[in-house]
Context: one part of a larger RNA
RNA sequence: UGACGGGGGCCCGCACAAGCGGUGGAGCAUGUGGUUUAAUUCGACGCAACGCGAAGAACCUUACCUGGGUUUGAACCGCCGAGGACCGGUGCAGAGAUGUACCUUCCCUUCGGGGCUUCGGUAGAGGUGCUGCAUGGCUGUCGUCAGCUCGUGUCGUGAGAUGUUGGGUUAAGUCCCGCAACGAGCGCAACCCUUGCCCUCUGUUGCCACCAGGUAAUGCUGAGCACUCUGAGGGGACUGCCGGUGAUAAACCGGAGGAAGGUGGGGAUGACGUCAAGUCCUCAUGGCCUUUAUGUCCAGGGCUACACACGUGCUACAAUGACAGGUACAAAGGGUCGCAAAACCGUGAGGUUGAGCUAAUCCCAGAAAGCCUGCCCCAGUUCGGAUUGGAGUCUGCAACUCGACUCCAUGAAGUUGGAAUCGCUAGUAAUCGUGGAUCAGCAGGCCACGGUGAAUACGUUCCCGGGCCUUGUACA
Numbered sequence: 001u002g003a004c005g006g007g008g009g010c011c012c013g014c015a016c017a018a019g020c021g022g023u024g025g026a027g028c029a030u031g032u033g034g035u036u037u038a039a040u041u042c043g044a045c046g047c048a049a050c051g052c053g054a055a056g057a058a059c060c061u062u063a064c065c066u067g068g069g070u071u072u073g074a075a076c077c078g079c080c081g082a083g084g085a086c087c088g089g090u091g092c093a094g095a096g097a098u099g100u101a102c103c104u105u106c107c108c109u110u111c112g113g114g115g116c117u118u119c120g121g122u123a124g125a126g127g128u129g130c131u132g133c134a135u136g137g138c139u140g141u142c143g144u145c146a147g148c149u150c151g152u153g154u155c156g157u158g159a160g161a162u163g164u165u166g167g168g169u170u171a172a173g174u175c176c177c178g179c180a181a182c183g184a185g186c187g188c189a190a191c192c193c194u195u196g197c198c199c200u201c202u203g204u205u206g207c208c209a210c211c212a213g214g215u216a217a218u219g220c221u222g223a224g225c226a227c228u229c230u231g232a233g234g235g236g237a238c239u240g241c242c243g244g245u246g247a248u249a250a251a252c253c254g255g256a257g258g259a260a261g262g263u264g265g266g267g268a269u270g271a272c273g274u275c276a277a278g279u280c281c282u283c284a285u286g287g288c289c290u291u292u293a294u295g296u297c298c299a300g301g302g303c304u305a306c307a308c309a310c311g312u313g314c315u316a317c318a319a320u321g322a323c324a325g326g327u328a329c330a331a332a333g334g335g336u337c338g339c340a341a342a343a344c345c346g347u348g349a350g351g352u353u354g355a356g357c358u359a360a361u362c363c364c365a366g367a368a369a370g371c372c373u374g375c376c377c378c379a380g381u382u383c384g385g386a387u388u389g390g391a392g393u394c395u396g397c398a399a400c401u402c403g404a405c406u407c408c409a410u411g412a413a414g415u416u417g418g419a420a421u422c423g424c425u426a427g428u429a430a431u432c433g434u435g436g437a438u439c440a441g442c443a444g445g446c447c448a449c450g451g452u453g454a455a456u457a458c459g460u461u462c463c464c465g466g467g468c469c470u471u472g473u474a475c476a
Stems, first nucleotide, its partner, number of pairs: 001476002003473003007470007015460002019424005026315008034306002042053002064301007078122007088103006106115003126290002129288003135284002137279003140275001142273001147186006153162003166177003192267004197235005203229001206225002211222003238261001241255005317417001321376001323374005333364003338357002343352003383414001388409007430452007
C1' cells in the first nucleotide's frame, strides 16, 4: 500500500421488511446429469452452465456410429509431361456414391502457339483433430457500482503519501466550502433514439367537420385538409419564479404556473481492472498431430434411448369458474419463390377456384380477456386434460424409427403442494390475446406489441451484495 475480520462509524440496492404472484407436490414440454448404446457428436458447470451455442436435428443440417467407395482428392493454386474436349442426355448394374454402353460435343490464332479442360507426376491441399493455460477478435461478470489514474509541486531515507482526506450535499469523485496543494485525463452527467404536450409544413390515410351526389349499408364518389393521423422541422423543463431551512454556499422541503418538476418515463451507452471466466466448433492464428486418413463422397442409423436426479417452462386442480349463443374495443409487424379476399365443398384440419396487393391503398386478420343472456350447483364433476384406439388433413423424394394439425372414442394424475426458494415498487406485478425471426413443414422457447390493471414500503435491527472513512493483523 492492499486484502481480510462472527472490529467500529456513515450510506446505498426488490438486500431485508410490508405486499402480490409463483417454483418446490401432479401431468406434459424442454435442457442437463447419470445410465444405456455401434453411436446416443461437441462445447457450457455457483452467482455469471442447465428453453444455453441451437432465431427451427425426418434426409440435408451433422461434426457421431455402421457399411459401401475414393486418394492431387468435394473446393483453391504453381510447375512439368501427355491428350482434346469437358459438360450434358438416355439405357443398364447398384442402397446410393459411382461404374459402364451409346448419343452429343470447344474457342482465338500472326499457324509458332494461347485460352479452357481431362489424365499422370510434383510442390502442396484438407482436418468441426489437440492446446482458450501460446493468442487476436468477440462476450459474460462484479456493475451503470462511482470509482480508477496522471503532470507539476510539497512531505517522507524509502516503499509511498498528499491531491481523492475533512464539513455539508447528491443518483453520482454531483456540487459548494475548507485545506500544501494546483490543474488534468478515463468514468458520472449532457449531447443520441423513443415516449408524453404544443406549433409550422405535409396530404391517393383520416373526416358528414362543412357542401353536393349515391346506397340495403359503408369516405362509397365529387370537393376539402379543419380534426385524428403520417412524418420532417421547431418550441417546451432550466431549481427558471415565490416562501421556508441552510454557512450569505451547494442543496433540501413546500408552493405557483404547466401536458410534464426537480435525472419526467424507457432505451442505447459499461472507466482502470477482476475471474489463467467463456469461445481454437463463427472467424483469424502460433505450436503439435494426421496425409490410401483424424481428409473426402454416399446409404442407413444416431443426436429423439430411459430404473432415476436436478434446472427452466406450459396446463391444471375450478364457481372471481367451465360450456353455449350474441356483441364491442388494439398496437406492432409480415407478404411476389409471397400474403391470399369473396364464393363453393367438408363437422373439422383443409380443399377447389382465384379478386386484389411490390402494400398508410390489397391480404394475413376472427384480437382475447371484457359486456349481455342461458346452463352447470361443489362432485374427481359439463373441472382437468395426459394416455391410448380408430379415421383423416397438410408440408415434403420421403413423416417407421422421428413432424404438426383435425374429428370420433378413451378419459390418467391432480382437490393449492414439506424443508426450502424466486420475481416484482406503476401503466410495474398479475392476467389476456396479437405479431415476427428461424422456417418446405414443425414454438409450450425466444424477441417484440398492445388490452385490462392492483397491493405494499413503518423502517434499516437482521440476511446478501456494494461504496467511503477508520481500526487490528503472525496474510501478500
Molecule: small-subunit ribosomal RNA, 3' major domain
Organism: uncultured prokaryote